[in-house]
Context: one part of a larger RNA
RNA sequence: GGCAUCUGGUGGAUGCCUUGGCGUUAAGAGGCGAUGAAAGACGUGGCACUCUGCGAUAAGCUACGGUGAGCCGAGAGCAGGCUUUGACCCGUAGAUUUCUGAAUGGGGAAACCCCACCCAAUAGGGUGAUCCCAACGUGAAUACAUAGCGUUGGGAGGCGAACCCGGGGAACUGAAACAUCUCAGUACCCGGAGGAAAGGACAUCAACCGAGACUCUGCUAGUAGCGGCGAGCGAACGCGGACCAGGCCAGUGGCUUAUGCAUAAGAACCGGAACGAUCUGGAAAGGUCGGCCAUAGUGGGUGAUAGCCCCGUACGGGUAGAAAUUGCAUAAGUCCUCGAGUAGGGCGGGACACGUGAAAUCCUGUCUGAACAUGGGGGGACCACCCUCCAAGCCUAAGUACUCCUUAACGACCGAUAGUGUACCAGUACCGUGAGGGAAAGGUGAAAAGCACCCCGAUAAGGGGAGUGAAAUAGUUCCUGAAACCGGAUGCCU
Numbered sequence: 001g002g003c004a005u006c007u008g009g010u011g012g013a014u015g016c017c018u019u020g021g022c023g024u025u026a027a028g029a030g031g032c033g034a035u036g037a038a039a040g041a042c043g044u045g046g047c048a049c050u051c052u053g054c055g056a057u058a059a060g061c062u063a064c065g066g067u068g069a070g071c072c073g074a075g076a077g078c079a080g081g082c083u084u085u086g087a088c089c090c091g092u093a094g095a096u097u098u099c100u101g102a103a104u105g106g107g108g109a110a111a112c113c114c115c116a117c118c119c120a121a122u123a124g125g126g127u128g129a130u131c132c133c134a135a136c137g138u139g140a141a142u143a144c145a146u147a148g149c150g151u152u153g154g155g156a157g158g159c160g161a162a163c164c165c166g167g168g169g170a171a172c173u174g175a176a177a178c179a180u181c182u183c184a185g186u187a188c189c190c191g192g193a194g195g196a197a198a199g200g201a202c203a204u205c206a207a208c209c210g211a212g213a214c215u216c217u218g219c220u221a222g223u224a225g226c227g228g229c230g231a232g233c234g235a236a237c238g239c240g241g242a243c244c245a246g247g248c249c250a251g252u253g254g255c256u257u258a259u260g261c262a263u264a265a266g267a268a269c270c271g272g273a274a275c276g277a278u279c280u281g282g283a284a285a286g287g288u289c290g291g292c293c294a295u296a297g298u299g300g301g302u303g304a305u306a307g308c309c310c311c312g313u314a315c316g317g318g319u320a321g322a323a324a325u326u327g328c329a330u331a332a333g334u335c336c337u338c339g340a341g342u343a344g345g346g347c348g349g350g351a352c353a354c355g356u357g358a359a360a361u362c363c364u365g366u367c368u369g370a371a372c373a374u375g376g377g378g379g380g381a382c383c384a385c386c387c388u389c390c391a392a393g394c395c396u397a398a399g400u401a402c403u404c405c406u407u408a409a410c411g412a413c414c415g416a417u418a419g420u421g422u423a424c425c426a427g428u429a430c431c432g433u434g435a436g437g438g439a440a441a442g443g444u445g446a447a448a449a450g451c452a453c454c455c456c457g458a459u460a461a462g463g464g465g466a467g468u469g470a471a472a473u474a475g476u477u478c479c480u481g482a483a484a485c486c487g488g489a490u491g492c493c494u
Base pairs, nucleotide, nucleotide: 001493002492003491004490005489006488007487008486009485015479016443017442020414021413022411023410024409025408026407027406028405029403030402031159032158039100040099041098042055043054044053046078047077049075050074051073061094062093063092064091065090066089070082071081072080105114106113107112115128116127117126118125119124130156131155132154133153134152135151136150137149138148163194164192165191166190167189168188174181178228204211205210215242216241217240218239219238225233226232246395247394248393249339253335254334255333256332257331258330259329260328261327262326269317270316271315275290276289277288278287279286291308292307293297299311300310301309344368345367346366347365348364349363350362351361354380375390376389377388378387379386430437431436450478453465454464455463456462
């Protein structure tokens, strides 16, 4: 030095576990905000910091209800207190709620600086942004007036995950290049609203038979069509289903508001059945024996696997205030006549599955421009006949879309390189001027019983005893502890 066996170190795979995720279902909620939101800054405890809670009344104040023996949130203890005269905790309703932030008296490099007036009088409280609407007052050039100005009252503003409507609106890409076309009315920007939105009560379809608002959906059908007839785009009629609702513009009405009566669900919470012995073991819920309950044998915990130990579960009960729903009644207020610069036409565009095409239909930038139910629109150029409907006014639930959020339940979903980026003080540390990017990191034990005391050592680190524990090769670098890599012992070979 090699090989073999054994035994260690290092390392953190694997197994097991789950506080966290993911998905789905059902129900709820679908908003918060000038009565100052969302998001924050700074404070706040007897004692440093962080998280949580709270706001100068600051881990809290008040009332009511519930509960009933402990409590003063967590890391984490010490000191000191509270509590059956009912604390802590839970529910409901209030009070307080610094400063920033739409931020709104002015300014500003957010959490800071500065001012006027009123009340009060060293403290402190209040008002003062802008826009819109209404009323009143005032009031120029300019006589009347108007613009403007002022006061008062009311409203708006900002935030929020997706869904929705509207206004704008790409390119990469595909066409195997590329220009019409496609991607796509997508992404993105802007405005607006609601719990849904939009649409909606036929100037609709159909076909000589008839249907009967709208919305969503399975077919029709990748059909008819459109298309450098390329790539591609792509209906409708009709049938089936979900859901169904019709009203109003002057009448034995509608809508709005108020009042009265009736009406379901519903907070914390309460009750809630039934087991013992023995064996093994550190520990019984395991084995054995003998019982019991069940409208409860879903689930979780307890020193191993518990229907009967604990929390629960089935089931039953309780429930304040306010709000809401629907119906009825009463009262008050309000609502005026059927739709013209419209339909249609020319030019230019856009939307319709439909790219100008034979191109109907719908919208309109521009120029025009009817009829008046003896009328008008449509039936895919256009005309006739026929059929059908009545535009240019308004409202309308349900079926449909979505989930920032709440509750309950479930999973041939994950199990720490997985599952969210985050199981852990994570949108943190860290990186970047910035927009932005963005980690790693779980597990002692049933219980800290977390090693008193002694020894070596430097009053270390580390170790040896002793002790705890079932176990310490479970000692906080802590379950298991693979491999790479590095040692030690023994044997054989060189």
Record summary: The part of an RNA shown here (large-subunit ribosomal RNA, domain I) has 494 nucleotides and comes from a seawater metagenome. The RNAcentral record of the full RNA draws on SILVA.